[in-house]
RNA sequence: GCGCCCAUAGUUCAAUGGAUAGAACACUAGCCUCCGAAGCUAGCGAUGAAGGUUCAACCCCCUCUGGGCGUA
Numbered sequence: 001g002c003g004c005c006c007a008u009a010g011u012u013c014a015a016u017g018g019a020u021a022g023a024a025c026a027c028u029a030g031c032c033u034c035c036g037a038a039g040c041u042a043g044c045g046a047u048g049a050a051g052g053u054u055c056a057a058c059c060c061c062c063u064c065u066g067g068g069c070g071u072a
Base pairs, nucleotide, nucleotide: 001071002070003069004068005067006066007065010025011024012023013022018055027043028042029041030040031039048064049063051061052060
């Protein structure tokens, strides 16, 4: 250089082109407890960037950014 794959919450992952983008762990608060842990309840928090297609895009197309694999 060329080809392929990936990018969603702090982390690991979901999400037929149509639901308020969900779950677990973590974190915060409360309950409980002599204090913690565990448990229960609640909360916080995300689609890498720009453009296009579409009535509607996390999802399809293009370009870029970052990462991984292969190849001479």